SAM riboswitch aptamer (S box leader) from Tersicoccus sp., 92 nucleotides, folded computationally.
RNAcentral holds the sequence, with entries from Ribocentre.
NCBI's taxonomy places the organism under Bacteria, Actinomycetes, Micrococcales, Micrococcaceae, Tersicoccus.
The model forms 96% of the base pairs in the Rfam consensus.
Rfam family: SAM riboswitch aptamer (S box leader). Gene Ontology term of the family: regulation of gene expression.
[in-house]
C1' cells in the first nucleotide's frame, strides 16, 4: 500500500510556541475558536490493544502498568451519504 480480525455512547488538562480556522470526506445542522480553538512541543494524567503474571480450556476471566502504541471537547458531535474513517493486534 491493499486484504483480515477486534473496538470505537465510559474515562483523563496543564504549561510552552504558533496564529486563523476547527470538529477525517460530501450536504444539513450542531458547536470550538483573538479571553487564542486547531496544530507542534513538554510534563502530568486516562486506559489496557499487545507485552507480562495467574488460573481455566478454548480464546475467557482475573491481575499488572516497568515496557511498544493508543488516547485526554461535544457518542467517530449529530443525520443521511461513500470504495466511510481511526486505533491496535497478526500477517503480507
Nucleotide at each position: 500500500u491493499a486484504a483480515c480480525c477486534a473496538u470505537c455512547c465510559g474515562g483523563a488538562g496543564c504549561g510552552g510556541c504558533u496564529g486563523a480556522g476547527a470538529g477525517a470526506c460530501c450536504u444539513g445542522g450542531c458547536u470550538c475558536g483573538a479571553c487564542g480553538a486547531c496544530g507542534c512541543c513538554g510534563c502530568a494524567g486516562c486506559a489496557a490493544c499487545c507485552c507480562c503474571c495467574c488460573g481455566a480450556c478454548c480464546g475467557c476471566g482475573g491481575g499488572c502498568a516497568c515496557g511498544g502504541u493508543g488516547c485526554u471537547a461535544c457518542u467517530g458531535c449529530c443525520a443521511g451519504g461513500a470504495c466511510c474513517g481511526a486505533u491496535g493486534g497478526a500477517g503480507a